[in-house]
């Protein structure tokens, strides 16, 4: 300086849930909160999934994404070192 890998430091992120609020919904924003997390940092026409269905079709229960989800999987980027 690079790889594995992830003990230790400095520090990040924040589920559930509880109020607001946007929103047909799924769900995102804000505060409170802290289950967990070495990428829970970024990407939703680069691919798979999976969740709603306003509008359209159909009228038969039901279909459908141009809508949502990255803290399902995946694809990129990184910070620090014991070994």
């Nucleotide at each position: 300086a690079g790889a594995a890998u992830g003990a230790a430091a400095a520090g990040g992120u924040a589920a559930a849930c509880c109020u607001g609020u946007u929103g047909a919904a799924a769900a995102g924003c804000a505060g409170g909160g802290a289950c967990a997390c070495a990428a829970a940092g970024c990407c939703a026409u680069a691919g798979g999934g999976u969740c709603u269905a306003a509008g359209c079709c159909a009228u038969a229960a039901g279909g459908u994404a141009u809508g949502a989800c990255a803290g399902c999987c995946g694809g990129u980027u990184g910070c620090c070192a014991a070994u």